[in-house]
């Protein structure tokens, strides 16, 4: 150099009309496409992230719920309130796991479901006077990873 530690920072895109009492949800055209990987570039080839979800586990949290102790309050062995501890829900974190949509021909070419040309197809959940990829929301989240610095390394 490789590699290793800590530290910043980046890290999702997408509309016009028609029609109606109402539709960015229908009809008609239209627009968008995370991330690594792939002897050649990929929303449909391989893998992952999110989303839903089991399960195990945490020294976190909690205005829930039951309990055990002390201590104030009280006539009171009733209530109340306060601290500390158990155990359970919930959230929150960490590990495994499930689950998770779609492409085909020709053509160039040593090589391409990546380009070229054709002609398709797919896209969580919840809301919402009308049905959602494109409008709100969760989410100023979280993230697969990009990319700098510093030390060390050599």
């Nucleotide at each position: 150099a490789a590699c290793g530690u800590g530290c910043u920072c980046c890290g999702g895109g997408g509309u016009c009309g028609g029609u109606g009492u109402a539709a960015g949800u229908c009809c008609g055209a239209a627009c968008c496409g995370g991330c690594g990987g792939u002897u050649a570039u990929a929303g449909u080839c391989c893998g992952c992230g999110a989303c839903c979800u089991g399960c195990u586990c945490c020294a976190c949290g909690u205005u829930c719920a039951a309990u055990g102790g002390c201590g104030c309050u009280g006539u009171g062995a009733a209530g109340g309130c306060g601290c500390c501890g158990c155990u359970g829900g919930c959230g929150g974190g960490a590990g495994u796991g499930g689950c998770u949509g779609a492409a085909c021909c020709g053509g160039u070419g040593g090589a391409a479901u990546u380009c070229c040309g054709g002609u398709a197809c797919c896209g969580a959940c919840a809301g919402u006077a009308a049905a959602a990829g494109u409008c709100u929301g969760g989410a100023u989240g979280g993230g697969a990873g990009a990319a700098g610095c510093a030390c060390g390394g050599u």
A computed fold for a 154-nucleotide RNA from Arthrobacter castelli DSM 16402, annotated as FMN riboswitch aptamer (RFN element). The source organism's lineage runs through Bacteria, Bacillati, Actinomycetota, Micrococcales and Arthrobacter castelli. Rfam family: FMN riboswitch aptamer (RFN element). About the family: The RFN element is a highly conserved domain that is found frequently in the 5'-untranslated regions of prokaryotic mRNAs that encode for flavin mononucleotide (FMN) biosynthesis and transport proteins. Its mean pLDDT, the model's own confidence on a scale to 100, is 84.